[in-house]
Molecule: transfer RNA
Organism: Euryarchaeota archaeon RBG_19FT_COMBO_69_17
RNA sequence: GCCCCCGUCGGCUAGUUUGGAUAGGCUACAAGGCUGCGGACCUUGAGACUGGGGUUCAAAUCCCCACGGGGGCG
Numbered sequence: 001g002c003c004c005c006c007g008u009c010g011g012c013u014a015g016u017u018u019g020g021a022u023a024g025g026c027u028a029c030a031a032g033g034c035u036g037c038g039g040a041c042c043u044u045g046a047g048a049c050u051g052g053g054g055u056u057c058a059a060a061u062c063c064c065c066a067c068g069g070g071g072g073c074g
Base pairs, nucleotide, nucleotide: 001073002072003071004070005069006068007067010027011026012025013024020057029045030044031043032042033041050066051065052064053063054062
């Protein structure tokens, strides 16, 4: 330099195939309940689509560029 894959809550991850519901789940965290106190358990809460542009009535999803990570070739 060229080619391929990936990027979603603090962490892990589903959804991308075939565009459409309040973006779901586990864990961690916070509050309350329970308990002699904790843990476990129950309830509730906060928390995410790498950035920009485009297409579309509508984009995590499709297209382009950039950034970051991984792999292959020279």